[in-house]
Context: one part of a larger RNA
RNA sequence: CUGGGCGUAAAGGGCGCGUAGGCGGUCCGAUAAGUAGGGGGUGAAAUCUCACGGCUCAACCGGGAGGCUGCCUUCUAGACUGUCGGACUUGAGCACGGUAGAGGCAGAUGGAAUUCCCGGUGUAGCGGUGGAAUGCGUAGAGAUCGGGAAGAACACCAGUGGCGAAGGCGGUCUGCUGGGCCGUUGCUGACGCUGAGGCGCGACAGCGUGGGGAGCAAACAGGAUUAGAUACCCUGGUAGUCCACGCCGUAAACGAUGGGCACUAGGCGUCGGGGGGAGCGACCCUCCCGGUGCCGUCGCUAACGCUGUAAGUGCCCCGCCUGGGGAGUACGGCCGCAAGGCUGAAACUC
Numbered sequence: 001c002u003g004g005g006c007g008u009a010a011a012g013g014g015c016g017c018g019u020a021g022g023c024g025g026u027c028c029g030a031u032a033a034g035u036a037g038g039g040g041g042u043g044a045a046a047u048c049u050c051a052c053g054g055c056u057c058a059a060c061c062g063g064g065a066g067g068c069u070g071c072c073u074u075c076u077a078g079a080c081u082g083u084c085g086g087a088c089u090u091g092a093g094c095a096c097g098g099u100a101g102a103g104g105c106a107g108a109u110g111g112a113a114u115u116c117c118c119g120g121u122g123u124a125g126c127g128g129u130g131g132a133a134u135g136c137g138u139a140g141a142g143a144u145c146g147g148g149a150a151g152a153a154c155a156c157c158a159g160u161g162g163c164g165a166a167g168g169c170g171g172u173c174u175g176c177u178g179g180g181c182c183g184u185u186g187c188u189g190a191c192g193c194u195g196a197g198g199c200g201c202g203a204c205a206g207c208g209u210g211g212g213g214a215g216c217a218a219a220c221a222g223g224a225u226u227a228g229a230u231a232c233c234c235u236g237g238u239a240g241u242c243c244a245c246g247c248c249g250u251a252a253a254c255g256a257u258g259g260g261c262a263c264u265a266g267g268c269g270u271c272g273g274g275g276g277g278a279g280c281g282a283c284c285c286u287c288c289c290g291g292u293g294c295c296g297u298c299g300c301u302a303a304c305g306c307u308g309u310a311a312g313u314g315c316c317c318c319g320c321c322u323g324g325g326g327a328g329u330a331c332g333g334c335c336g337c338a339a340g341g342c343u344g345a346a347a348c349u350c
Base pairs, nucleotide, nucleotide: 003322004321005320006319007304008303012318014201015200016199017198021194022193023192025088026087027086028085029084030083031082033081034080035077036076037075038074039073040072041071042070048066049065050064052062053061054060091191092188093187094186095184096183097182098181099180103177104176105175106174107173108172109171110154114150115149116148117147118146119145120144121143125136126135162169163168206247207246208245209244210243211242215241216240220236221235222234223233258317259316260315261314262313263312266295267294268293269292270291271290272289273288274287275286276285277284299306300305323350324349325348332343333342334341335340
């Protein structure tokens, strides 16, 4: 490079925005770059293919034909692609009217629980385990009542539920703010899809500066267990977990399944919106759109399974794979305060 692939065998980029590029709806006209056909020129020789001939054969050589898949030029065609012009509304967007939501940011606020402090009652235990011990307690613990302080998380509602591009988001209220869906078909008139680079977002842990620190808890200490026990269990406990700002940029970042569009039996739930029927009605019947689940036909699959939320049938664009180990290592480069990240081999070996 070509081919075949990427749910679980190697392989979907963690996610988005978007540059170049690639690809691109319906109709009319023009053009003739691509495209198709005809003519002309050229495509040296050798080489190549075919048959023939010459060395006793062959290699080799000679003459002949073909080919040299190409380029240039000219004429013609005008479907398709491109280009130019015009038009359209179904793709896309906008407007208007509704609507659901833990979507984001900031501020305020509430109750339960926990720990600590003060006070009351009260007395000998509490705690912990498989059983214990370390630990706490007569300097009055634990229990219980009252008061106060602090930090963190928000029981029930809660769902097989919702929102978000992903990471993720859950007490209540307020402000600011992003997106979606439904309805009306009013407006624009292909304005679209994807997206190498690039830019941004990105759980946890970790890092820097400052704050905060109730509970929990790496490290650490002690008590147990054990042959040992640098563990599992217990008593403590510091970073950290929390906040602000700045870094880091990873993950089983998973649906292990990139994005977009179209098409392809049905059935049953559920969430949001709308229409119709019946009706007092929220209930009930039915239809449409969007989400989220389960089952399943055809088809697909190595099987498991997937099955309108495809892993089916097609088209467009991107990323990635190409035996195991060595190795996500070394070297170099870029990034980072560091930890390290990204890119990413080879020898050798099976």
Small-subunit ribosomal RNA, central domain from a metagenome, 350 nucleotides, folded computationally. Model confidence (mean pLDDT): 89 of 100. Its Rfam family is "Bacterial small subunit ribosomal RNA". Gene Ontology terms of the family: structural constituent of ribosome and ribosome. The full RNA is in RNAcentral, with records from SILVA.